[in-house]
Molecule: Glycine riboswitch aptamer
RNA sequence: AUGAGGGAUUCGGGAGAGACCGUAUAAGCGGCGCCGAAGAGGUUACACUUUCAGGCAAAAGGACCGGAUCCGGACG
Repeated sequence: AUGAGGGAUUCGGGAGAGACCGUAUAAGCGGCGCCGAAGAGGUUACACUUUCAGGCAAAAGGACCGGAUCCGGACG
C1' cells in the first nucleotide's frame, strides 16, 4: 500500500389489503372482511404455506435494493 466474504451506522427508494360497521372521531374496545415484504411457526435448502404477532387513509413500520462511512483483513 490493494481491500474479498461478513458486520455495524446513516441516507434514499420501498408493495399488498375496509378512512368498513357499532361505540364516541384517527387512536381505544367489540364485530365481520382482507394482506403478506418486520418477526415467528410448518416444511426439505429454494420455493411454498400458516396468519400467532403485525398490518389494511395519512403517519409510523417495512423484506429487499442502491450510495456513503466505519470495523475487519481474505487475496495480491